[in-house]
RNA sequence: CCGGUGGGCCGGGUGGCCGCCCCGAUGCGAAUCGGGGAGGAAAGUCCGAACUCCAUUGGGCAGGGUGCUGGGUAACGCCCAGGCGGGGUAACCCGACGGAAAGUGGCACAGAGACCGAACCGCCCCGAGUAAUCGGGGUAAGGGUGAAAACGGGAGGCAAGAGCUCCCGGUCCUUCCGGGUAACCGGAGGGACGGCUAAACCCCACCCGGAGCAAGGCCAAAUAGGGGGACAAGGCGCCCGACCAAUCCCCGGGUUGGCCGCACGAUCCCGGCGGUAACGUCGGGACAAGAGGGAUGGCCACCGUCCCGACCGUGUCGGGACACAGAAUUCGGCUUACAGGCCCACCGGCUUC
RNA sequence: GGCGACGUAGCCAAGUGGUCUAAGGCGGAGGUCUGCAAAACCUCUAUUCGGCGGUUCGAAUCCGCCCGUCGCCUCCA
Repeated sequence: CCGGUGGGCCGGGUGGCCGCCCCGAUGCGAAUCGGGGAGGAAAGUCCGAACUCCAUUGGGCAGGGUGCUGGGUAACGCCCAGGCGGGGUAACCCGACGGAAAGUGGCACAGAGACCGAACCGCCCCGAGUAAUCGGGGUAAGGGUGAAAACGGGAGGCAAGAGCUCCCGGUCCUUCCGGGUAACCGGAGGGACGGCUAAACCCCACCCGGAGCAAGGCCAAAUAGGGGGACAAGGCGCCCGACCAAUCCCCGGGUUGGCCGCACGAUCCCGGCGGUAACGUCGGGACAAGAGGGAUGGCCACCGUCCCGACCGUGUCGGGACACAGAAUUCGGCUUACAGGCCCACCGGCUUC
Repeated sequence: GGCGACGUAGCCAAGUGGUCUAAGGCGGAGGUCUGCAAAACCUCUAUUCGGCGGUUCGAAUCCGCCCGUCGCCUCCA
């Protein structure tokens, strides 16, 4: 210098004018002044929680979720570290990654045969026949079918063959040794060789009560506290208990108001310490939107970045563009969208010293 | 804002792992019949199930992520 990998960050700036929402001060009010006003995803609502209600609560069933190991965390399907498998020359990336030797099911078409043990062609033996060929048997080495065909390669052996035997290798089970907390790795011995599918049922281990801020609480206004039904019913999947228990459901009626929940919290920033890391802990500092038809905007000027055109010469002028997107109870994650730009670390190639 | 359901020709829809390029009806196009029409009959009308990715030999169907449509949810007595 070129190409690449991983991580972090920004994602227009300044000024003026006119507006919008909230808070504070003054003020009877109108209004004036001062302060604050979107994001890394505020999004999808896919997970996990906080909070609130279902009066409280035990057991079982059903249902749902997660799935290598260890750790982090309030919790998680998230994160970190490690293992194994796959990809890449490498940095590094990807993985729904428990069990198919518990059981049940499925494997279309093709093919002789699709999981129980298989003979279509071929090969070999026997018999018949002059021969072509036919019949019986053996055989999974070769051909053919298929996504998948009975451990893979080689040698011996045999009538021909075959894990039938041997050597090397593979998978699984098991006994032991060494390392590791563990997953797992390395080694020695014995045995077996048994297809795929669990994002099919299922088995194993662990976790989970339901609903959601339109939850819920208070105040005010208005109405017909009207009609019907159930009453040991009801008590938020079902069943059995404990316990609570005078209310519960439907139709009809009224209102479309205010306040709280609701902005200080598993909060953010900086630094020290512990830890490989995620993270924890200590010290100091900061307070940073809060609507309810739902604010956070519009215009102008200059500058910045990029593109196009002209002048005609590397700088001016003119025009255009500046992403994705916008809070609504609040957090922790994941996923998805995103013009352009900056920084750090690392890898490969080439060149120079 | 929260929660739930659904997406298969122009429309309504069956199919819920497999005999491959998806049943049927309405509609549309062409044809037969007719002097011309209607009716009837015949043929065609989805290169793929909202999109992308994954599991599987194989996906409309199972799983994940997006896109779109529809529905429900205020308070009081």